[in-house]
The prediction has a mean pLDDT of 79.
This is a predicted complex of two RNAs, RNase P RNA and transfer RNA, with 460 nucleotides together.

RNA sequence: CCAGCGGGUCGGGCGGUCGCUGGCCUCAAAAGGGCCAGAGGAAAGUCCGGGCCCCACAGGGCAGGGUGCUGGGUAACACCCAGGUCCCGCGAGGGACGGAAAGUGCCACAGAGAACAGACCGCCGGACCCAAUGGCAGUCCGGUAAGGGUGAAACGGUGGGGUAAGAGCCCACCGCCUCCUCUGGUGACAGAGGAGGGCACGGCAAACCCCACCCGGGGCAAGGCCAAAUAGGGAGGCGUCCCCGCCACUUGGCGGGGUAAGGGUGGCCCGCCCGAUGCCUCCGGGUAGGCCGCUGGAGGCGCCGGGCAACCGGCGUCCCAGAUGAAUGACCGCCGCCCCACCUUGCGGUGGGGAACAGAACCCGGCUUACAGACCCGCUGGCCCU
RNA sequence: GCCCCCGUAGCUCAGCUGGAUAGAGCGACGGCCUCCGGAGCCGUAGGUCGGGUGUUCAAAUCACCCCGGGGGCG
Repeated sequence: CCAGCGGGUCGGGCGGUCGCUGGCCUCAAAAGGGCCAGAGGAAAGUCCGGGCCCCACAGGGCAGGGUGCUGGGUAACACCCAGGUCCCGCGAGGGACGGAAAGUGCCACAGAGAACAGACCGCCGGACCCAAUGGCAGUCCGGUAAGGGUGAAACGGUGGGGUAAGAGCCCACCGCCUCCUCUGGUGACAGAGGAGGGCACGGCAAACCCCACCCGGGGCAAGGCCAAAUAGGGAGGCGUCCCCGCCACUUGGCGGGGUAAGGGUGGCCCGCCCGAUGCCUCCGGGUAGGCCGCUGGAGGCGCCGGGCAACCGGCGUCCCAGAUGAAUGACCGCCGCCCCACCUUGCGGUGGGGAACAGAACCCGGCUUACAGACCCGCUGGCCCU
Repeated sequence: GCCCCCGUAGCUCAGCUGGAUAGAGCGACGGCCUCCGGAGCCGUAGGUCGGGUGUUCAAAUCACCCCGGGGGCG
């Protein structure tokens, strides 16, 4: 210098004018004025996990959902860190991850055969056949999984023996499986040794399923408080209506009652419950509306300590948006960055243009997705120079 | 705020318990018929299965992440 791998940071700065939201101060109060603060790394998708709140809940189980190598971190996680095995890459590095010898199911097309398989070609033997020693071809019967062919996948590999030809049929080595012992490791696992098995056990669980572990439901429009108007509910009072008695007798007055009539209790009987209505007062629920929840928190920064790390602990320091049709905006100037044009030997100067994705709404921890451009750190491979 | 469903040819839809050359109707185009048009008959073309990544021998179909559209609750 080129090519690449892994990780991280920033994502304009300063000032002015006019506005917006919140807090504090001033003012008796209002208006007005002053001061301070005012979006993000993703505020997004709402995909996970928690805090908080309400409801439910003895415990356990079923159903349903989720996670899935091991250890650790954490409030928790599907996140993070470290490690393991396998695969990919020359490498820095990257990716995958329980169980297919519990059971069920599926494996299209092609192919003879697709799961404790299979003779299509081939190989070999026999019979027939031909014309006899013999055998090209053909037919039939049988043996055979070494070779060919099909397929994503065809039931260990290499070599030797063996055989009519073959085959773990037998043997050696390698591989595989089961079991045991020792060593290292918390563990996944690794290393070493031994015994047994000729090899049984194809793939798919992002098919049903099995195993282990986890999960109660809902969400700040949760939830709590204050509380109009209208309607409706309850209680009381007054009036009217209803019933009974008395007086007067004119449609009236007085006293008493809610019995009677009527209604409800699905129909009938008993029983039980309830008068109707207007106005006023009070009570309670809830709506509109308002207040709280509402931002100080698993918080940021710095130092020290523990840990390989994720992370944890201690000390110091800081306060850093809280709107509710929803503020955080618009314009201007200077500087910085990038691009283009012109001038200039050059340093540089002048003019013009450009700068992403996106915007809080109870709060956190993650993941995922979007993002103009700029910068930093560590590492790998190659080439060149000294 | 919290959830659910859908996306397949120009349009409307099948297919989605994995295996088709991805089909159907309408429409388009060409031919026949007709004086011409329509209707009718015959034929043809037309598909990133919304996008991407993965699982699998194999994906429209299964899983995950995005994009777009529609709907529900209080």